Context: one part of a larger RNA
RNA sequence: AGCAUUUGGUGGAUGCCUUGGCACUAAGAGGCGACGAAGGACGUAACACGCUGCGAUAAGCUUAGGGGAGCUGCGAGUAGGCUUUGAUCCUAAGAUUUCCGAAUGGGGCAACCCUGCCGUAAAGGCAAUCCUGCACUGAAUUCAUAGGUGCAUGGAAGCGAACCUGGCGAACUGAAACAUCUAAGUAACCAGAGGAAAAGACAUCAACCGAGAUUCUGCUAGUAGUGGCGAGCGAACGCGGAACAGGCCAGUGGCCGGAUUUAUGAAAGCAAAAUCAUCUGGAAAGAUGAGCCAUAGUGAGUGAUAGCCUCGUAUGCGGUGAUCAUAAGUCUGGUCCUCGAGUAGGGCGGGACACGUGUAAUCCUGUCUGAACAUGGGGGGACCACCCUCCAAGCCUAAAUACUACUUAGUGACCGAUAGUGAACGAGUACCGUGAGGGAAAGGUGAAAAGCACCCCAACGCGGGGAGUGAAAUAGUACCUGAAACCGAAUGCUU
Repeated sequence: AGCAUUUGGUGGAUGCCUUGGCACUAAGAGGCGACGAAGGACGUAACACGCUGCGAUAAGCUUAGGGGAGCUGCGAGUAGGCUUUGAUCCUAAGAUUUCCGAAUGGGGCAACCCUGCCGUAAAGGCAAUCCUGCACUGAAUUCAUAGGUGCAUGGAAGCGAACCUGGCGAACUGAAACAUCUAAGUAACCAGAGGAAAAGACAUCAACCGAGAUUCUGCUAGUAGUGGCGAGCGAACGCGGAACAGGCCAGUGGCCGGAUUUAUGAAAGCAAAAUCAUCUGGAAAGAUGAGCCAUAGUGAGUGAUAGCCUCGUAUGCGGUGAUCAUAAGUCUGGUCCUCGAGUAGGGCGGGACACGUGUAAUCCUGUCUGAACAUGGGGGGACCACCCUCCAAGCCUAAAUACUACUUAGUGACCGAUAGUGAACGAGUACCGUGAGGGAAAGGUGAAAAGCACCCCAACGCGGGGAGUGAAAUAGUACCUGAAACCGAAUGCUU
C1' cells in the first nucleotide's frame, strides 16, 4: 500500500409522522368607504426582541347574555397581581380608536410642516372639489338667460378575487413563405354596474299548417353555407329539457321609499348511554376470560391498536330582550307626460350578422338626404305581384345562467417536507435590484423535561469521563430512523 472482516466518524437518503397545502361538494355571504375604508406608520405589557391583539381609555373600557375554576396571548420564564362578592374565556351591542392613506383647511420627499375662524382654564369644533336642490342677485339686451354669491343632518369620490356590460383594441402564431384571411373582437388598457349582470314581452319565426317574451342547455350539425372556395370559419328552422310572468305611459296603476303588525329563521350554550379482572410490558387501548350500551360502532385524544377512560357523536333542549334577514299584510309619502319624424327608407363610406360585396336580404351609422300616418307601415335572403304575418322609431320586469376574494360544515383510488401553495417554521420574510420586479433555505428529543444534582480532567472554557433520570442517552436539545459517496481504527492475509 492493497484486499477482507469488524467497529467508528461524516453525511442526511429512506421509513414512519403532520401542524400545512390542493381539489371539490352543500349551504351562507356577495361588499367595505367622508359615521373616514382597504392598506400602513408609530406606539401600547413590570422586564430586550419578533408575532398576535389593541390605540394616549392602547394584550385593553362598559352593558346584557352564556359559563363555572382557574387566570394574567405565543415563543418563555421570573416577579407582582386578579378570581365563587363568579375572574380568565365565549356571544351580542356599545365606548375609545394617535398619524398617514380617497385624505378633504394650505403645503409636502406618505405617516411630516404651516394656517384661519368659533370657543376655551385645558379641551373641542369648522374650513377641499364637483354634482344636485334651494335662496338672493344678475350682463350684452326690455322681459329673460348666461354668469355671480350663499346655504344644505343632500349626493359623489377610494378600495376589492372572479363573474357582467360597454368603449378602445394588438402581435406572436396558422396559412408549412406572405399581403386578403387566421390568431380575435382574444390579450392589454379604459369606463360602469350588480349579487348576479346582460337580454326580454314580437314591426319575431314559420309556410298556406301553425308557433307565441328573454336566458341557459342536449340535439339538429361540423349539416346548410362562407372561404387567396386555401388555412380555416360555421349557423338557423325544428325537436327534447331547465325555468316560466307579465306590466306601464294621468289612475281602483307602475316604481321608489318610510312607519307598523304577524310568522319563521340567525349567537354564545346545556344534557347526553355502557367494563372489569388476569397476563406481557416502562406504559394496555394488546392477549385471555367474563360483561354492558347503542336513534350514540363518524371522528380525535389518552405512555402500543379503546363503542363502554376523555372530548365528542345520535338524539333532545335552550335563547328570542334588543338587532338583523326573509315572507305576508296594513297605513302613508314621493315620483312617473300621453303610443313614439330629422324617424323609416335612400346615396356614398364603414361595421355587425356563420355570410370576406357577393344575386346580399336583415341590423348599426360617419356624411348628404328624406316618407307614409292603420284607407297606413315593416318583414317573409336581390327584385315584382299575390298571399301570410307582425305593428318600429317610449319605459320596466323575477326564475332558470356565470363567478368565489370571504364564512360554516364536509368529502378525497389528492400531496406528505427536493412533494403539496413561493411560504407546515417570526414568508412575500431574509436576500438581490436605482426601479418595475425577482425571491429562497429552514419540520420531528422524550409518554412526561424527568433537559444530566454532585464529583473529576480542561482555560472559573469547548469538549469529555463518572454519577443520576429514563423503557431507551449509539433518544443529551449538533437530539426519531440514520442508506450511499467520503475519512479513520483494530484484526487477518498478501507484497